[in-house]
Context: one part of a larger RNA
RNA sequence: GACGAACGCUGGCGGCGCGCCUAACACAUGCAAGUCGAACGGAAUCUUAACCGGACAGUAUUUCGGUAUUGAAAAGUUUUGAUUUAGUGGCGAACGGGUGAGUAACACGUGAGGAACCUGCCUUCAUGAGGGGGAUAACACUUAGAAAUAGGUGCUAAUACCGCAUAAGACCACGAAACCGCAUGGUUUUGAGGUAAAAGGGGAAACCCGCUUGGAGAUGGACUCGCGACUGAUUAGCUAGUUGGCGGGGUAACGGCCCACCAAGGCGACGAUCAGUAGCCGGACUGAGAGGUUGACCGGCCACAUUGGGACUGAGACACGGCCCAGACUCCUACGGGAGGCAGCAGUGGGGAAUAUUGGGCAAUGGGGGAAACCCUGACCCAGCGACGCCGCGUGAGGGAAGAAGGUUUUCGGAUUGUAAACCUCUGUCUUCGGGGAAGAACACAAUGACGGUACCCGAAGAGGAAGCCACGGCUAACUACGUGCCAGCAGCCGCGGUAAAACGUAGGUGGCAAGCGUUGUCC
Numbered sequence: 001g002a003c004g005a006a007c008g009c010u011g012g013c014g015g016c017g018c019g020c021c022u023a024a025c026a027c028a029u030g031c032a033a034g035u036c037g038a039a040c041g042g043a044a045u046c047u048u049a050a051c052c053g054g055a056c057a058g059u060a061u062u063u064c065g066g067u068a069u070u071g072a073a074a075a076g077u078u079u080u081g082a083u084u085u086a087g088u089g090g091c092g093a094a095c096g097g098g099u100g101a102g103u104a105a106c107a108c109g110u111g112a113g114g115a116a117c118c119u120g121c122c123u124u125c126a127u128g129a130g131g132g133g134g135a136u137a138a139c140a141c142u143u144a145g146a147a148a149u150a151g152g153u154g155c156u157a158a159u160a161c162c163g164c165a166u167a168a169g170a171c172c173a174c175g176a177a178a179c180c181g182c183a184u185g186g187u188u189u190u191g192a193g194g195u196a197a198a199a200g201g202g203g204a205a206a207c208c209c210g211c212u213u214g215g216a217g218a219u220g221g222a223c224u225c226g227c228g229a230c231u232g233a234u235u236a237g238c239u240a241g242u243u244g245g246c247g248g249g250g251u252a253a254c255g256g257c258c259c260a261c262c263a264a265g266g267c268g269a270c271g272a273u274c275a276g277u278a279g280c281c282g283g284a285c286u287g288a289g290a291g292g293u294u295g296a297c298c299g300g301c302c303a304c305a306u307u308g309g310g311a312c313u314g315a316g317a318c319a320c321g322g323c324c325c326a327g328a329c330u331c332c333u334a335c336g337g338g339a340g341g342c343a344g345c346a347g348u349g350g351g352g353a354a355u356a357u358u359g360g361g362c363a364a365u366g367g368g369g370g371a372a373a374c375c376c377u378g379a380c381c382c383a384g385c386g387a388c389g390c391c392g393c394g395u396g397a398g399g400g401a402a403g404a405a406g407g408u409u410u411u412c413g414g415a416u417u418g419u420a421a422a423c424c425u426c427u428g429u430c431u432u433c434g435g436g437g438a439a440g441a442a443c444a445c446a447a448u449g450a451c452g453g454u455a456c457c458c459g460a461a462g463a464g465g466a467a468g469c470c471a472c473g474g475c476u477a478a479c480u481a482c483g484u485g486c487c488a489g490c491a492g493c494c495g496c497g498g499u500a501a502a503a504c505g506u507a508g509g510u511g512g513c514a515a516g517c518g519u520u521g522u523c524c
Base pairs, nucleotide, nucleotide: 001523002522003521005520006519007518008517009516012393013392014391015390016389017388018386019385020351025349026348027347029346030345031344034091035090036089039088040087042085043084044083045082046081049078050077051076056071057070058069059068060067061066098304099303100302108228109227110226111225112224113223117221118220122217123216124215125214126213128211130164132162133161139154140153141152142151143150144149170195171194172193174191175190176189177188178187179186180185200209201208202207230276231275232274237267238266239265242264243263244262245261247259248258249257279301280300281299282298283294284293285292286291306327307326308325309324310323329340330339331338332337357383359382360381361380365379366377367376368375369374396426397425398424399423406417407416408415409414430465431461432460433459434458435457436456440451468513469512470511471510472509473494474493475492479508480507481506482505483504489496490495
């Protein structure tokens, strides 16, 4: 000098930041990933119209039993439109957010490589969309079960699923020619053969949004290699899929990645192996620099998601708020069986010297879905708590000697506190009250602000509400008195204290810093 700090004493305001470093310990509760009805069939509610219906009412007539005629509610069937939505289907859920346990490794950083790769949505260029089929959830009925849930029978739709047609510059295998290369080989032209597509929706229409197959791009990702970065030799040998080959399997792709066979290799004193420690970097702190230390916040990459293992779906996961199995733990149970995973945001217990609200809002920025309106978003934007840090401001300014009183001290004359106070004249930052009041809000206009009646502006009141902490022997700025008497105590080092202690304790004074000041810890 620095700090994600803690502790002691003290504490007025504002701005901007930061805030479980310990138990990757266990978690009550709420929220953190949905959306599309313009993909689909239903269901519910409201509604339009038609049919049917005929309670009831009126009129005429009457032999008072009725008869004729007109209007007409409910229920029902079909229909128009709207809203909501459990289910099928699509996209998203692989992003965003958290943590640093593991990892000494191509994990990271940096620079290369591919003639060994993939890439949904997006951009662009081409291409096509013909004709069929069978199911299934929802629903209805029903069975089992305490529940979670599971099963049976029957019906139905699609941008769900499956054949057929068509098909290239796509893919597969077989050729021909030219050119090229760092080996395997690559590129272009070309011949004949085989394989595989599609979906509709909205709109009055124009057209729009989608769908299929290819090329190119962009973005994102996977892989290989050179170099770089901890400690220990009181760890010296390590290795059997081990090292290489041939052939296969597998993958988006190369490869012992995996397998069969063959060979006997491979690494190591330039430190293998083993053990310990550790996420890496941009950066941060310090230092004149070289260097040393470090990796909180912010940004990039990696790894993990109760512990271990596994795959499924998908363009993408071996998947934090998905699935299956096993373990530990917790909960429910009718004892047969089930449910769960905060290292998301808050919050609780525990651990600890120690670290915050079960807050507001989607107004902005960004993300997902949607044609859009819009919906969702504990990302984010804000507010709350904490002097935890940095920065700024204030606690008044000018005048004022009878050098008041009081305190301390004294050689009793005085000295000092000290222009300090009182007193006089002012000011109004902050504070309090009253009035006004944003930008952030984009887009043709209009509407739309959580923060927030906040910031800021104007006015009013009144010096009123706002100073402490540490030190004073030397290092080191700052001294006297009393008490104590090797006691009580101090102390970073040297050292103080045993009767005149500037070193202990108190008081007065002084010095330093200041809403802080000291102490402790750690690094330079």
Small-subunit ribosomal RNA, 5' domain from an uncultured bacterium, 524 nucleotides, folded computationally. Its Rfam family is "Bacterial small subunit ribosomal RNA". Its family is annotated with structural constituent of ribosome and ribosome in the Gene Ontology. The prediction has a mean pLDDT of 85. The RNAcentral record of the full RNA draws on ENA.